Predicted 3D model of a 591-nucleotide part of an RNA (large-subunit ribosomal RNA, domain I) from a Planctomycetota bacterium. Its mean pLDDT, the model's own confidence on a scale to 100, is 81. It matches the Rfam family "Bacterial large subunit ribosomal RNA". Rfam links the family to the GO terms ribosome and structural constituent of ribosome. It was read from a public genome assembly.

Context: one part of a larger RNA
């Protein structure tokens, strides 16, 4: 040298407890935010503040004011200095100021973001300025003004006023759209209308009041869940892909419009006649009447509906080109009706619940062991309160809490009532007009439907063609009859549903520092990368710093030795615990 074994103030940081962060989910709420400058940043702010975080913005760890609240306070963070402070701070909350510069094509103008430069008006100054406030961006919608070629007019241009713009986890709804893989290869086909990009919007979004579903019975708007079903089907019938109705729950809500016809404004035409609700008489005529287009009335549906026509409808008052007198038409009363989530819309007052700070709030001692009781003995006492949590070891009665109660100047939310507000008749005949057009449908081509072109309907798009108005039009899976069901080419619409960046409460056979978020510490930091981006290590003295005064060694901020605090200092800050590898020292043994 090795090999065992023991030692050890080495060395390492496993291991155990522990947790100040985290994961997963439950309930409520909240569901935007921005030119009244947003998210997100720079830069600056403190008496000592050099960095870091937080908090704030030149009025700058903060200013007012209104509540709560009661003794300390001046963040993290020590120390120094110096302050506030029962005339109520600090501190929670509710409302206001203030809010440098960047950034939305940041918005006057121009930039290599956090910078340069302007023009007008005003303010200070004797008065200049590199001093201060302000105001000046497109884009659009709507008034008004002005005004080319070109007469009228339009374009263009100006001013005002109104929005618009970027941002924002998932969830939507629309416009684009793969591959890998699967199909033992691989093209039809999967994966998928999925990842990805992109445009919008709300708090949900999209759907939605039947030209449906059905089957000879019927059902009655949309979504959503179970179920129907891996069923019926598609499918190189291959891998795969895969319905609906019926029926059972959730939720419940319906409605405006276009025409027809009236009335009205403008424009165009006609043009002194027609007309001017009727009857008589008088009167009037840029009045009628047609054809465009605004607006108001009507009107809205499939047992076809509406319009126009008949015929019934309380009262009063007005009203048109004059008087009567019929009718209309309009307002008011009266009798109903019905509302602020949609089908018109704003509030106001009351009361009343929550939400944004608080608050009250029961009942214990004594002995012992210990460093220390809350352990143990003994004895009590509370409980609408034996959830927890801390406290020097394990506390119902020590603290904070818990059960139950109580509060709000101001702010938000909701729910109710009242004032408000909006409306409002029926029947009948079957002559007359209307019932959403480059729409339906039909050819070609595509898409999407469970459906891959098949017999392939329904739906939607693209080229071409191109109806009809209820004696009418579609639909029931090529097509045709019968028959049944519905009314398409115009709009709106809460609820059930889907999600969670946020906020409050809870809950957990979730983690316990190489786990649990990537982050339990200045963490999207250090760092790395032209970049897009990729991203970490790193927790634990003690009960309480009592954090070791003082002396000694020394190569003197190191490290140790005494001393001293403490229950421990093998608890000393490279500090709970402290394996192993490792390394170092005795001993036996090999060689």
């Nucleotide at each position: 040298g090795g090999u065992g074994c023991a030692u050890g103030u080495g060395a390492g940081g496993a291991u155990g407890c522990c947790u100040u962060g985290g994961c997963a989910c439950c309930a409520a709420g909240a569901g935007c935010c921005g030119a009244c400058g947003a998210a997100g940043g720079a830069c600056g702010u403190g008496g000592c503040u050099u960095a870091g975080c937080u908090g704030c913005g030149a009025a700058a760890a903060g200013c007012c004011u209104c509540g709560g609240g009661g003794a300390g306070c001046c963040g993290c963070a020590a120390g120094c200095a110096g302050g506030c402070u029962u005339u109520g701070a600090u501190c929670c909350g509710g409302g206001g100021a203030u809010g440098u510069c960047c950034u939305a094509g940041a918005u006057c103008c121009g930039g290599a973001a956090a910078c340069g430069g302007g023009u007008c008006g005003g303010a200070g100054u004797a008065a200049u300025c590199c001093u201060c406030c302000g105001a000046c961006a497109g884009c659009g919608g709507c008034a008004c003004g002005u005004g080319a070629a070109u007469c009228c007019a339009u374009a263009g241009c100006g001013u005002g006023u109104c929005g618009u713009a970027g941002g924002g986890a998932a969830c939507g709804c629309g416009g684009g759209g793969a591959a890998c893989u699967g199909a033992c290869c691989c093209a039809u086909c999967u994966a998928a209308g999925u990842a990805c990009c992109c445009g919008c919007a709300g708090g949900a979004a999209g759907a939605g009041a039947a030209a449906g579903a059905a089957a000879c019975a019927u059902c009655g708007a949309u979504u959503c869940c179970c179920c129907c079903a891996g069923u019926a089907g598609c499918g190189g019938c291959g891998a795969g892909c895969g319905a609906a109705a019926a029926g059972g729950g959730a939720a419940c809500a319906g409605c405006c419009u276009a025409a027809a016809c009236c009335g009205u404004g403008c424009a165009u035409g006609u043009g002194u006649a027609a007309g001017c609700c009727c009857g008589c008489a008088g009167g009037c005529g840029u009045u009628g009447c047609a054809u465009g287009u605004g607006c108001g009335g009507u009107g809205u549906c499939g047992u076809g509906g509406g319009a126009g026509c008949c015929g019934a409808a309380g009262c009063u008052a007005c009203a048109g080109u004059u008087g009567c007198g019929g009718a209309u038409g309009u307002a008011g009363c009266a009798c109903g009706g019905a509302g602020u989530u949609a089908u018109a819309a704003a509030g106001u007052a009351u009361u009343c619940a929550u939400c944004u700070a608080g608050u009250c709030g029961a009942a214990c001692c004594g002995c012992u062991u210990g460093g220390a009781a809350a352990g143990g003995c003994g004895g009590g006492c509370c409980a609408u309160a034996g959830a927890g949590a801390g406290u020097g070891a394990c506390a119902g009665c020590c603290u904070c809490g818990u059960a139950g109660g109580c509060g709000a100047a101001a702010g938000a939310u909701g729910a109710a009532u009242g004032c408000c507000u909006c409306u409002g008749u029926c029947g009948g005949a079957a002559u007359u007009c209307c019932c959403g057009a480059g729409u339906a449908g039909c050819g070609c081509c595509a898409g999407u439907c469970c459906c891959g072109u098949g017999g392939a309907a329904c739906c939607u798009g693209g080229c071409g063609u191109g109806a009809a108005u209820c004696a009418g039009c579609g639909g029931g899976g090529c097509c045709c009859a019968c028959c049944c069901c519905g009314c398409a080419a115009g709009g709106c619409u809460a609820a059930a549903u889907a999600c969670u960046c946020c906020u409050u409460g809870g809950u957990g056979a979730c983690c316990g520092a190489u786990a649990g978020u990537g982050c339990a510490g200045u963490a999207g930091u250090a760092g790395c990368g032209c970049g897009a981006g990729c991203g970490a290590a790193a927790g634990g003295u003690g009960a309480a710093a009592a954090g070791a005064a003082c002396c000694c060694c020394u190569g003197u901020u190191a490290g140790g030795g005494g001393a001293g605090u403490g229950a421990a200092a093998u608890a000393g800050a490279a500090c709970c615990u402290g394996a192993a590898a490792c390394c170092a020292u005795g001993c036996a043994c090999c060689u």

NCBI's taxonomy places the organism under Bacteria, Pseudomonadati, Planctomycetota.